[in-house]
Molecule: small-subunit ribosomal RNA
Organism: uncultured bacterium
């Protein structure tokens, strides 16, 4: 700190995903030890059991029993003593509002912070002042009797206290009243003034004691606690306040006790808290109400930071205790483990009634992916009660479970290569695991086992000893010293002795880490990209390596990474974003002066506060670290109080540059209304004339003989204004175009006066707003959705054509949407320039003048420097550089869609979403491709010719089809006479059968074998093959046995395999295409792919060459160089050749001889735009000539760039992998590959007279031959025979060339054209022509008379036409490579088809137009909306009913204290009842919001090969699009 992921690539927008840090976690796999922490996040869901708040006898009264031990008995049993004033319940006192739970509720002064409280309360404690008299009545317990299943109750009796009741006294208490001094903004308050009136209290309990009194007890005295009333402290609590912190505006209006004020009431206090009367008020866009969600907080993760996320452990607050409501006790409670009352559940129950409330700590069930034992213990700390000693405390301390976290240690450590074995990999040679083990020395956490053995305890009673209180040497107390006490725990440590322990994870990228097997788009993986379809580094396994480590991974969930909400720290031209324009309210924001004042904002100091724990930093304690303890440190948008005044801000004061009036002017399709003008189309009506006239691509439908079109007059009547007209004007913007009148709106310019920031923006709003459209009423020529007709097509609800209504035009009133664009908001300032146009104004310039020329404005264009920018681009009219203010954007689809709201007459328009899907959707350049897009060239591409094929037989190849098999490949061009330069066995791979298995073929190991291997002839057998009497060896060494090798036969390793995979490959090959191109250095430009060179202007067959040029060079192609033919030359003459001599012969270079010519096969010459004209740019090069055998490459051939196309061959050869091994090997007969209803391809023959036939006769080139070519002779009608000279060939053969020319015949016919087919005889080759050869002879004598669509070759020695050869081969040639003979036609020319190359240009293609791609149907899944209802949740509102309970009000029933009174009784009071008002839960009625569910039903999204058309991207075939 960034990376993957859109793309052929590239930059850029911009989403998704990934590394990191966390976690109260959970799953998997594993799993030693320890120290600290940490554990129901879900159902505030229900709870069994047990424990969680008691306590004091020194408030108080009563008061056992079990056992013991006496005694008495009628032996059943009584009594008394201890036990004991104990055990227990009761009366009081305090406690129980802490503590421990949990977050349900609450968006709230509920919390946090920072104040008030002079509006207040405080029990227990500390400190201090006072007191503490004196009396009275009852009551529980307790007994005894009833009731009652039970909780429980009721009648009578009895009795105490710090319980209860009067009564004294009393003040700095309280209240009332009275001045006085201070304080407030005002009510008012605060002090003191021992002022003055009234008024209000109490309880004892325990230890001691010397005089004194007193039977006693005790009084007294005196100490401690208690009480009881002031005052103040601390701590706690109540109220109130200012600012803080959550979402939706698709929630915009909300309140009736509301908001205020009088008065009362009530509360410890203020308050509409309440209640009664007045008044209408309060609250809200700075977000009220109303929905939904939360407990807040210190803090806790992240993060650089601002931030975001959360609020469990810990601590500080609130809230709540099955739900609901209520109040009572108390100092505090509307009370977790108290009460009452309704619900709902659960339990008992004798059915009559009763009981309960674990969100306390264990535990149990439920629910969940998930969260512990119904353990020990008060020994510390704490807390309640005691005077204490104690007692109680699931607070707390401790142990248990859980790797749940976060730390720490360990599972050894040094040596040790024959690098063992053992495994996996291998190119078989090795490499890997790996010093790893094994071995040796050495060393050791847990556990065991033995011995020792902590700190955690501090002091309390109690002793002594000294001090205060006291009359006191009692008591209390206080200090010191001594003095008991430990759950953990025999547990940490500490010694000896023995001794154990490594896994999960990933290994294609990102991400550190490679191989092999098996799988074959299956099975599987995946966070993103993507693997997987036979060689997977991606899926399983294995080995091998990487990380981490008693863990590791995976889910989940936060923040980071995301400057991806951007304050820090983003953008709106085209990528998502500028509101259709203006006017203007809020609201932001705002000119100058050294002007004046306040000090809100800002700044600075200093006070307080910001508990504690966390967090940094310093030290310290556990062996270290977590952990923990000390200490400084910080931390606030806080508050207080003081300063500071530059800046904003207030408040005052001039200014005039901003901004406005006012004058003078010019300009303008600005608006709005009246009037009016011609051309033009169109109807009508007269005239003229007639047969078509319109319309298209080309028709027809339509008009027209009832007179059209056409042309001439005259009329009608609507709409819209040629030309001027211009990237010119004018408007805010839509938008404005014929003339003139009137009204008007707004910008310039220009020179003075004036006001004196009066400026800018603009959420809401108002206002305008192009077509269409709507409403109403007119208008209506032309055009023209809808519609009818007619083409066109497969189809044609379209493009074309003929008509044609709404509408288009007026008035009025709606709608308010547009690609309403400059896709660019408004306004101010600044920031090089160039050049056009409007329109003002200036000039002491030029010019007669018009005008020029220069400046100074104001619009309005183009071009462009910096700069910006992803680039395109933009550029003073900014997309620059800044400021203000507004509106808006935050991945694609879904959706501008759904719902619900406003607005519309409506159509619809504003606002606007989720599910759910996807990893992308974009934007600008790039390189290509490609276009029914443009420019330019080219090629037998067209065209112009000449010959063909498509039709006929036939041959051969394909395909289909049949087949036991019809082997196999090759499939547009570039597969089909193609591999196959020869399928009758053979080939042969295919089939059917018979055989054989280390093998038909090769290596190598072992082991046997000399009558061995082999073989001849019988036999079997279709044949391979078997079989053998008998023959019978061979090579080395060695006299010889003998050894060794080869051969055999046997085991083994292996061989083979025309099995598969050309999509695992080498190699060779086809093709584009002999097209002119494809590239590199290095520089230059570009962010960057990439451009530049390579483009241009010429030229060329060419990237040929010239020229110009940010490009210079340079490779691979072209071209040359190489073969061949065409001219001359030299060399050289046999087999060739023969002019001249000679000789010879019917003839013939046959023969001397010749080296002249031809040839023949070597080797120079030769052409190179080199010479001349002209064009051409003084080139390149073109054109024409000249000479030359040949002329601009002289003709043909070899040569075939970077590539493409998974093109083609595993069956030519090699070769990975894969399959087979008595078979897919191998050998053999037979078959087949030769099939035959078809179709195609490529070929021969033809269809005749430019021919057939038949005689006759010329002229060739190239090749081939000893396993062969064969002559000559004979014979045969002929294929051929026989024969056998000659020839390893310029010597002889094959061999006859044939078209041709001379003659002859046929006379246009299915023929003397034409040869299928068929029969018969025959010949060669061959082991063998049946299926299945060629070939003779005779005899047959088909189709076919020049071929539809369509299609194929050919530009000169070239098409056509004509033969020869050759290679396969034993035979077989219509095929195929060769080879000469004879020998044209025609190219104007590049419109148009195809193929190609080169520049522009559009693209939504890149697998690249055989792209890519849309919408309906169909089908399948998944989400959402609508619906008649249906069910629930929650809330309003009206009425009803009305528990408990406070509080009023009654109270005839009942009633101890106190008064009166001898009493009796009455008084006061007080209780029970009844009653009002408030009131929960309930019920009736009607609303709102929201949720689930719903027959049907919309439209969406998703899903490898369903349907139908072709909308869209090229001009996409109609240009798209809004």
């Nucleotide at each position: 700190a960034g990376a993957g992921u859109u793309u052929g690539a590239u930059c850029c927008u911009g989403g998704c995903u990934c590394a990191g840090a966390a976690u109260c976690a959970a799953c998997g796999c594993u799993g030693g030890c320890g120290g600290c922490g940490u554990g129901c996040c879900u159902c505030a869901g229900a709870c069994a059991u047990g424990c969680a708040a008691g306590u004091c006898g020194a408030a108080c009264g009563c008061g056992a029993a079990a056992g013991c031990c006496c005694c008495c008995u009628u032996c059943g049993g009584g009594g008394g003593g201890c036990a004991a004033g104990u055990a227990g319940a009761g009366u009081g006192g305090c406690g129980c509002a802490c503590g421990g739970g949990u977050g349900a509720g609450u968006a709230a002064c509920a919390c946090g912070u920072a104040g008030g409280u002079a509006a207040u309360c405080u029990a227990c404690c500390u400190u201090u002042g006072g007191a503490u008299g004196g009396g009275g009545a009852a009551u529980a317990a307790c007994a005894a009797c009833c009731g009652g299943a039970a909780a429980c109750g009721g009648u009578u009796g009895c009795u105490a206290a710090u319980a209860c009741c009067g009564c004294a006294u009393a003040a700095u208490g309280c209240a009332g009243c009275g001045g006085c001094a201070c304080c407030u903004a005002a009510c008012g308050g605060u002090g003191a003034c021992a002022g003055u009136u009234g008024u209000u209290a109490a309880a004892g309990c325990g230890g001691g004691g010397g005089a004194u009194c007193g039977c006693a007890a005790g009084a007294c005295c005196u100490c401690g606690c208690g009480u009881c009333u002031g005052a103040a402290g601390a701590g706690g609590a109540g109220c109130c306040u200012g600012c803080g912190g959550c979402g939706g505006a698709u929630u915009a209006g909300c309140u009736a006790g509301u908001u205020g004020g009088u008065a009362a009431g009530g509360u410890a206090a203020c308050g509409g808290c309440u209640u009664a009367c007045c008044a209408a008020g309060g609250c809200g866009a700075u977000g009220a109400u109303c929905c939904g969600u939360a407990g807040c907080c210190g803090g806790c993760c992240u993060g650089a930071g601002a931030g975001g996320g959360c609020g469990g452990u810990c601590g500080g607050c609130c809230a709540c205790a099955c739900u609901g409501a209520c109040a009572c006790u108390g100092a505090c409670a509307u009370a977790c483990g108290g009460g009452u009352c309704a619900g709902a559940c659960u339990c008992c129950u004798a059915c009559g009634g009763g009981a309960g409330g674990c969100a306390g700590c264990a535990g149990u069930c439920g629910g969940g992916a998930a969260u512990u034992u119904u353990g020990g213990g008060c020994a510390a700390u704490g807390g309640g009660c005691g005077a204490a000693a104690g007692c109680c405390u699931g607070a707390c301390c401790c142990a248990g479970c859980a790797a749940c976290g976060c730390c720490g240690c360990g599972u050894g450590a040094a040596g040790g290569a024959u690098g063992a074995a053992a495994u996996c990999c291998u190119u078989c040679g090795g490499g890997a695991u790996g010093u790893a083990a094994a071995c040796u020395u050495c060393g050791c956490a847990a556990g065991a086992a033995c011995a020792g053995g902590a700190a955690g305890a501090a002091u309390a009673a109690g002793u002594a000893a000294g001090g205060g209180u006291u009359a006191a040497u009692a008591u209390c107390u206080c200090u010191u010293a001594c003095g008991a006490u430990g759950a953990c725990g025999g547990u940490a440590c500490u010694g000896u002795u023995u001794g154990u322990a490594a896994g999960c994870u990933c290994c294609g990228g990102c991400u550190a880490a490679c191989u092999c097997c098996g799988u074959g788009c299956c099975a599987g993986c995946a966070g993103c990209c993507g693997c997987g379809g036979u060689a997977a580094u991606a899926c399983g396994g294995g080995g091998g390596g990487a990380g981490c480590a008693a863990g590791c991974g995976u889910u989940g969930u936060u923040c980071g990474g995301a400057u991806u909400u951007a304050c820090u720290g983003g953008g709106c031209g085209u990528a998502a974003a500028g509101g259709g324009c203006g006017c203007g309210u809020a609201g932001g924001c705002g000119g100058c002066c050294a002007c004046c004042g306040c000090a809100a904002g800002u700044c600075g100091a200093c006070u307080g506060u910001g508990a504690a724990a966390u967090c940094u930093c310093c030290g310290g304690g556990c062996u270290u670290a977590a952990c923990c303890c000390g200490g400084a440190a910080a931390g606030g948008u806080c508050a207080g109080c003081c300063g500071a005044u530059a800046c904003u801000g207030c408040g005052g004061g001039g200014c005039u540059a901003g901004a406005g009036u006012g004058c003078a002017g010019a300009a303008g399709g600005g608006g709005c209304a009246a009037c009016u003008g011609g051309a033009a189309u169109u109807c009508u009506c007269g005239g003229u004339g007639u047969a078509g006239c319109g319309g298209u691509g080309a028709a027809a439908u339509g008009c027209g003989u009832a007179g059209a079109u056409a042309u001439c007059a005259a009329g009608a009547g609507g709409a819209a204004c040629a030309c001027c007209u211009g990237a010119g004007g004018u408007g805010a913007a839509g938008a404005c175009g014929g003339g003139u009148u009137g009204c008007u709106g707004g910008g310039c310019u220009g020179a003075c006066a004036c006001u004196g920031a009066c400026g800018c923006u603009g959420a809401g709003g108002c206002g305008c707003g192009a077509a269409a459209g709507c409403c109403a009423g007119g208008g209506g020529a032309g055009c023209a959705a809808a519609c009818g007709g007619g083409a066109u097509u497969a189809g044609a609800u379209a493009c074309c054509c003929c008509g044609g209504u709404a509408g288009u035009c007026c008035u009025g009133g709606c709608c308010c949407u547009a690609a309403a664009c400059g896709a660019u908001g408004a306004a101010u300032a600044c920031u090089u320039g160039g050049u056009g146009u409007c329109u003002g104004g200036a000039g002491u310039c030029a010019u007669u003048a018009a005008u020029g020329c220069u400046c100074c404005g104001g619009g309005u264009g183009c071009c462009g420097u910096c700069g910006c920018u992803a680039a395109c681009g933009u550029u003073u009219u900014u997309a620059g550089u800044a400021u203000u203010c507004c509106g808006c954007c935050u991945g694609g689809g879904g959706a501008g869609u759904a719902c619900g709201c406003u607005c519309g007459c409506a159509a619809g328009a504003g606002u606007g979403a989720a599910a759910c899907u996807c990893a992308a959707a974009g934007g600008a350049a790039u390189u290509g491709a490609c276009g029914g897009g443009g420019a330019c060239c080219c090629g037998c591409a067209c065209a112009a010719g000449c010959g063909g094929u498509g039709g006929a037989g036939c041959a051969u190849g394909u395909g289909g089809u049949u087949c036991a098999a019809u082997u196999c490949g090759a499939c547009g061009c570039a597969a089909c006479g193609c591999g196959a330069a020869a399928a009758a066995c053979c080939u042969u791979a295919c089939c059917u059968g018979g055989g054989u298995u280390u093998g038909a073929c090769a290596u190598g190991u072992c082991g046997g074998u000399g009558g061995u291997a082999g073989g001849a002839a019988a036999c079997c057998g279709a044949a391979a093959g078997g079989g053998g009497c008998c023959c019978g060896a061979c090579c080395c060494c060695g006299c010889a046995a003998g050894g060794g090798g080869a051969g055999c036969c046997g085991a083994c390793a292996c061989a083979g395999g025309u099995g598969c995979u050309g999509c695992a490959u080498g190699g060779c090959u086809g093709u584009c295409g002999u097209c002119a191109g494809c590239u590199c250095g290095u520089g230059u430009c570009g962010u960057g792919a990439g451009a530049u060179g390579u483009u241009g202007g010429g030229u060329u067959a060419a990237g040929u060459c010239c020229c110009g040029c940010a490009a210079c060079g340079a490779g691979c192609g072209c071209a040359a160089c190489c073969c061949u033919c065409g001219c001359c030359c030299c060399u050289a003459g046999u087999u060739g050749c023969c002019a001249a001599c000679g000789g010879g012969u019917c003839a013939u270079g046959c023969c001397g001889g010749g080296a002249a010519c031809u040839c023949u096969a070597g080797g120079g010459g030769g052409a190179c735009u080199g010479c001349c004209c002209c064009g051409g740019u003084u080139a390149a090069c073109g054109g024409g000539g000249a000479g030359g055998a040949a002329g601009g490459u002289g003709g043909g051939g070899a040569u075939g760039a970077c590539g493409u196309c998974a093109a083609g061959u595993c069956a030519u050869c090699a070769u990975g992998g894969c399959c087979u091994u008595u078979a897919u090997g191998u050998c053999c007969a037979g078959g087949g590959c030769u099939a035959c209803a078809c179709a195609c391809g490529u070929g021969c023959u033809a269809c005749a007279a430019u021919g057939g036939c038949c005689g006759g006769u010329a002229c060739a080139a190239a090749g081939g031959g000893u396993c062969g070519c064969a002559a000559a002779c004979g014979c045969g009608c002929g294929a051929g025979c026989g024969g056998a000279a000659g020839c390893u060939a310029a010597u002889c053969c094959c061999a006859a060339a044939a078209a041709g020319c001379c003659g002859g015949u046929c006379c246009c016919a299915g023929u003397u054209g034409g040869g299928a087919u068929c029969g018969c005889a025959g010949u060669c080759u061959g082991c063998a022509a049946c299926u299945c050869g060629a070939c003779u002879g005779c005899g047959u004598g088909a189709g076919c008379g020049c071929g539809g669509a369509a299609u194929c070759g050919c530009u000169a020695g070239u098409a056509a036409u004509c033969g020869c050869g050759a290679a396969u081969c034993a035979g077989c040639a219509g095929g195929u490579c060769g080879c000469g003979g004879u020998g044209a036609a025609u190219a104007c020319g590049u419109u148009c088809c195809c193929g190609g190359g080169u520049c522009c240009u559009g693209u939504a293609c890149a697998c690249a137009c055989c792209g890519c791609c849309c919408g309906u149907c169909a089908c399948a899944c998944c989400a959402c909306g609508a619906a008649a209802g249906c069910c629930g949740a929650u809330u309003g509102u009206a009425c009803u009913u009305g528990a408990a309970g406070u509080c009023g009000c009654u109270g005839g029933g009942c009633u101890a204290a106190c008064c009166c009174g001898c009493a009796a009784g009455g008084g006061a009071g007080g209780c029970a009842g009844g009653u009002g008002c408030c009131g929960a839960a309930g019920g009736u009625a009607u609303g709102g919001u929201u949720g689930g569910u719903g027959a049907u039903u919309g439209g969406g999204g998703u899903g490898a090969a369903g349907u139908c058309g072709u909308a869209a991207c090229a001009a996409g075939g109609u240009a798209a699009c809004c």